[in-house]
This is a predicted structure of a 664-nucleotide part of an RNA (large-subunit ribosomal RNA, domain II) from uncultured Synechococcus sp. It was read from a public genome assembly. The coordinates come from a structure-prediction model, not an experiment, and the mean pLDDT is 85.

Context: one part of a larger RNA
RNA sequence: GCCGGCGACUUAUAGGCACUGGCGGGUUAAACCGGAAAUGGUGGAGCCAUAGCGAAAGCGAGUCUGAAGAGGGCGUUUGUCAGUGUUUAUAGACCCGAACCCGGGUGAUCUAACCAUGGCCAGGAUGAAGCUUGGGUGAUACCAAGUGGAGGUCCGAACCGACUGAUGUUGAAAAAUCAGCGGAUGAGCUGUGGUUAGGGGUGAAAUGCCAAUCGAACCCGGAGCUAGCUGGUUCUCCCCGAAAUACGUUGAGGCGUAGCGUCUCGUGCUCCAGCAGGGGGGUAAAGCCACCAUUUCGGUGCGGGCUGCGAGAGCGGUACCAAAUCGAGAUGAACUCUGAAUACCCUGUGUGUAGCGAGGCAGUCAGACUGUGGGGGAUAAGCUCCAUGGUCGAGAGGGAAACAGCCCAGACCGCCAGCUAAGGUCCCCAAAUCAACGCUAAGUGAUAAAGGAGGUGGGAUUGCCCAGACAACCAGGAGGUUUGCCUAGAAGCAGCCAUCCUCAAAGGAGUGCGUAAUAGCUCACUGGUCGAGCGAUCCUGCGCCGAAAAUGAACGGGGCUAAGCGUUGUACCGAAGCUGCGGAUUUAUGGUAGGGGAGCGUUCCAUGUGGGGUGAAGCGUUAGCGUGAGCGGGCGUGGACUGCAUGGAAGUGAGAAUGUCGGC
Numbered sequence: 001g002c003c004g005g006c007g008a009c010u011u012a013u014a015g016g017c018a019c020u021g022g023c024g025g026g027u028u029a030a031a032c033c034g035g036a037a038a039u040g041g042u043g044g045a046g047c048c049a050u051a052g053c054g055a056a057a058g059c060g061a062g063u064c065u066g067a068a069g070a071g072g073g074c075g076u077u078u079g080u081c082a083g084u085g086u087u088u089a090u091a092g093a094c095c096c097g098a099a100c101c102c103g104g105g106u107g108a109u110c111u112a113a114c115c116a117u118g119g120c121c122a123g124g125a126u127g128a129a130g131c132u133u134g135g136g137u138g139a140u141a142c143c144a145a146g147u148g149g150a151g152g153u154c155c156g157a158a159c160c161g162a163c164u165g166a167u168g169u170u171g172a173a174a175a176a177u178c179a180g181c182g183g184a185u186g187a188g189c190u191g192u193g194g195u196u197a198g199g200g201g202u203g204a205a206a207u208g209c210c211a212a213u214c215g216a217a218c219c220c221g222g223a224g225c226u227a228g229c230u231g232g233u234u235c236u237c238c239c240c241g242a243a244a245u246a247c248g249u250u251g252a253g254g255c256g257u258a259g260c261g262u263c264u265c266g267u268g269c270u271c272c273a274g275c276a277g278g279g280g281g282g283u284a285a286a287g288c289c290a291c292c293a294u295u296u297c298g299g300u301g302c303g304g305g306c307u308g309c310g311a312g313a314g315c316g317g318u319a320c321c322a323a324a325u326c327g328a329g330a331u332g333a334a335c336u337c338u339g340a341a342u343a344c345c346c347u348g349u350g351u352g353u354a355g356c357g358a359g360g361c362a363g364u365c366a367g368a369c370u371g372u373g374g375g376g377g378a379u380a381a382g383c384u385c386c387a388u389g390g391u392c393g394a395g396a397g398g399g400a401a402a403c404a405g406c407c408c409a410g411a412c413c414g415c416c417a418g419c420u421a422a423g424g425u426c427c428c429c430a431a432a433u434c435a436a437c438g439c440u441a442a443g444u445g446a447u448a449a450a451g452g453a454g455g456u457g458g459g460a461u462u463g464c465c466c467a468g469a470c471a472a473c474c475a476g477g478a479g480g481u482u483u484g485c486c487u488a489g490a491a492g493c494a495g496c497c498a499u500c501c502u503c504a505a506a507g508g509a510g511u512g513c514g515u516a517a518u519a520g521c522u523c524a525c526u527g528g529u530c531g532a533g534c535g536a537u538c539c540u541g542c543g544c545c546g547a548a549a550a551u552g553a554a555c556g557g558g559g560c561u562a563a564g565c566g567u568u569g570u571a572c573c574g575a576a577g578c579u580g581c582g583g584a585u586u587u588a589u590g591g592u593a594g595g596g597g598a599g600c601g602u603u604c605c606a607u608g609u610g611g612g613g614u615g616a617a618g619c620g621u622u623a624g625c626g627u628g629a630g631c632g633g634g635c636g637u638g639g640a641c642u643g644c645a646u647g648g649a650a651g652u653g654a655g656a657a658u659g660u661c662g663g664c
Base pairs, nucleotide, nucleotide: 001664002663003662004661005660006659011091012090013089014088015087016086017085018084019083020082021081022080023079025048026047027046031042032041033040052059053058062074063073064072065071094232095231097229101222102221103220104219105218106217112196113195114194115193116192117191118190119189120188121186123155124154125153126151130147131146132145133144134143135142159183160182161181163180164179165178166177167176198214200210201209202208207216235599236598237597238596239595240594245258246257247256248255249254259364260363261361262360263359264358265357266356267355270354274349275348276347277346278345279344285338286336287335292332293331294330296328297327298326299325300324303321304320305318306317307316308315309314367392368391369390370389371388372387373386374385375384376383397408398407399406412583413582414581415580417579418578419577423573424572425571426558427557428556432570434569435568436567437566438565439564445560451545452544455542456541457540458539459538460537461536462535463534464533472529473528474527475526476525478502479501480500484496485495508523512521513520584589585588600653602650603649604648605647606646607645608644609643610642611641618637619636620635621634622633624631625630
């Protein structure tokens, strides 16, 4: 892992409600009698009901409040006892699951410390004190050599340890092996016997160790502790069908009440869509000379600054600031002179959707995305918080390549019938290589901005043009003059001022290059050649650049110049939608939590009735029947029990619980 067996809403008592039954007032409890046993008999204590109101005294179809003959509150009456179902309470209370806490015991054969008594430490090195001899001194001191053999001394086996690395990691091993490593006469190592015990011991102290267990050992018991938590919870069909919100909560992943579901009874148009009529509003928009707040420019300029004159009073100036006011132009969730659409309220109409009241039983309190209106954030987030729709949740089917929340559309069952929706019609792949008019050349068609560009289509305005435009080519482009100033120089062309006149078809006191300055080239401007359109600006369609990411490739692919894009038209394909035919039921029948209803099957019991060695149950295989759980004929196997009907009682249905036991 698979297969098979086992495996979870029970039982008791009490209450609520529903249904069924007895009685009409209902009913007995304990106890007693009786008996094989009784669900048999006795037993009326008690309970419910028969009257309520008041705190009560109390009064009573009334009573309480009250001064009240007022008003108002509560009343002016029918059930009860069982059974069954469901639910609640109390019990382990659907099942499995803690970590813990407490009580009583068992442990120091592991390990920690200690006590008693034993044992062990190859070899080598160093060479303390003391001593001896010699030197030395008046005598010491002191010096040298020798001797000596100290030490939590040194090197290093046994022994004890465990610093590094590798191997091992379902190991050879629940801590090891290998190669190195530390101590190795000491606070050393070790044998045997003994002592200390669980909030206790022991600890050169790590919360370490106390039998592979230690922030409180282990065993049994309290104990089925408790678990607002996780997991699991077993047959079928039919009807309806939620919620992820509000308030409160030592509350936030839990509860209570309400909201939303279901069932029963009652009510009977009360509800909803639509339509008609009547309302209030201050949102969107808009406006602001209608207030408040903010704000740009301009005019007038209170007041102030600076400043002139004056001894001062004061009189002036001002390109500075600026109140107030005027003109023009704006902004606002906490502005409004205005002001919708919707929404909401009321009335009427409105049988097609419901609503309302009472009671039983729930579930829900983590919501998700998307459109719209907003707050927070950064007019970020598959972000977060509201409101209002939708879908998912609990919704299958078709489309979007794949894709809960997007688009289409709501699946009772069957059909090798038809029509459509979204979306599509070259091939994968069902259906147009359809028709018409345009656009695109970028494989744009799959993603992006500021910005850039004689890409290309359409439109508008405007200038020049057969008295010859635009481009190209030929020619001219001069003189006063090197204007003046400045400067070493400044000659059209460093810079400053001025920018005239002449000859002319035209030619600047000069557009750019250039020179040290000249020179030189060129432009503006003009003529000629040519012969028909040429420029400028704006708006707009489709394209181009801008455009870099990590394995290879982001139109689904092939591939396409349409099989791309825009506009228009016709046809076809396309779903569980709609239609047709047949069928079921409760006339509409998707459905999670959940409510309600009807059934199948298993074991046993009672009554009745059957089958069975001429072969029961079980097992294997296979017609047939039923919407399903299931039922069932034949054949084989098997070798002794078993079916059906009605009713009853349950250890009553397995795929999941890191379930449990067995097998493989």
The source organism's lineage runs through Bacteria, Bacillati, Cyanophyceae, Synechococcaceae and Synechococcus.